[in-house]
Context: one part of a larger RNA
RNA sequence: CUCUCGCUAAGGAACUCUGCAAAAUGGCCCCGUAACUUCGGGAGAAGGGGUGCCUUUGAUGGUGAUGGUUCACGCAACCUGAGCUGUCGGAGGCCGCAGUGAAAAGACUCAAGCGACUGUUUAACAAAAACACAGGUCUAUGCUAAGCUGAAAGGCGAUGUAUAUGGGCUGACACCUGCCCAGUGCCGGAAGGUUAAGAGGAGGAGUGAGAGCUCCGAAUUGAAGCCCCGGUGAACGGCGGCCGUAACUAUAACGGUCCUAAGGUAGCGAAAUUCCUUGUCGGGUAAGUUCCGACCUGCACGAAUGGCGUAACGACUUGGGCGCUGUCUCAACGAGGGACUCG
Numbered sequence: 001c002u003c004u005c006g007c008u009a010a011g012g013a014a015c016u017c018u019g020c021a022a023a024a025u026g027g028c029c030c031c032g033u034a035a036c037u038u039c040g041g042g043a044g045a046a047g048g049g050g051u052g053c054c055u056u057u058g059a060u061g062g063u064g065a066u067g068g069u070u071c072a073c074g075c076a077a078c079c080u081g082a083g084c085u086g087u088c089g090g091a092g093g094c095c096g097c098a099g100u101g102a103a104a105a106g107a108c109u110c111a112a113g114c115g116a117c118u119g120u121u122u123a124a125c126a127a128a129a130a131c132a133c134a135g136g137u138c139u140a141u142g143c144u145a146a147g148c149u150g151a152a153a154g155g156c157g158a159u160g161u162a163u164a165u166g167g168g169c170u171g172a173c174a175c176c177u178g179c180c181c182a183g184u185g186c187c188g189g190a191a192g193g194u195u196a197a198g199a200g201g202a203g204g205a206g207u208g209a210g211a212g213c214u215c216c217g218a219a220u221u222g223a224a225g226c227c228c229c230g231g232u233g234a235a236c237g238g239c240g241g242c243c244g245u246a247a248c249u250a251u252a253a254c255g256g257u258c259c260u261a262a263g264g265u266a267g268c269g270a271a272a273u274u275c276c277u278u279g280u281c282g283g284g285u286a287a288g289u290u291c292c293g294a295c296c297u298g299c300a301c302g303a304a305u306g307g308c309g310u311a312a313c314g315a316c317u318u319g320g321g322c323g324c325u326g327u328c329u330c331a332a333c334g335a336g337g338g339a340c341u342c343g
Base pairs, nucleotide, nucleotide: 001338002337003336004335005334006333008331010329011328014327019324027051028050029049030048031047036041038172052094053093054092055091056090057089058088059087060086061085062084063083067079068078069077070076071074095099108321109320110319111318112317113316114314115313119131120130135170136169137168138167139166140165141164147156148155149154173309175307176306178239179238180237183236184235185232186231187230188229189228192227193226194225198221199220203216204215205214206213207212240258241257242256243255244254267301268298279295280294281293282292283291
């Protein structure tokens, strides 16, 4: 110097990206316990008190010696209740710094975000806000089901039958889920347009003495698809601009105009989304780019690619507090192992 430990004056997070690490809490009994809540919880909330040994005493459970009584005299019944012992108390006393005397054995709390929850995951850098989930909804499928698999037979679906099975999206629960069908997709549509092979064969060409043979070929007919006509958003998706206007100013309920398929409703909003931005105001601090509450000027929230809330839950994320500490001010000492020297 290094590793693993122990202890530390005063201070107590000043350390640091972050209380990382350490310290602290800790068992059992009693008292006591808030907001909120889906009335189950929250809760071991929080916060207090007790805890050893000796003597004595009360209550009660187990065992049941001894003695007694009775008779149907038995391995009998009943009464008594010593001693030993379990549990719960009362009183008095004793010792130590300390009584769950060692070991083992929650620290707690306030506010916010995300995800409802228990679960699952990157075997060996990520455990999460990601996946799953119950629930919701759309869609396909009438049974030789749809779908999947397999050259096929066949198998799964299912020895099931629409309260079933497959697929997509969403993700407990509460309150809700607005407008647009122009584009794309999907569904429906006995008309019409277009359209292949095939059918058809007017007409024509070559050759030939002729019969013929060979070839080209118009009209007409001819499916799905596409065009066309409708529907459909918990289908893919989308959800405007400019100008003016009120008796201070400012602002604009109001008006004009252009464009669109329709111009963003409720709710939320500097947000896991806000560039400008450390926005502005309030709170917390002596001091706060973080945090909490508001405002709305939303660069570029927004309703099952769900919106907004939410008790409980979380080795999740962010901010605050109490306790506690060598994290630090600032380092000191001690124990053991290594390093180093000799062997």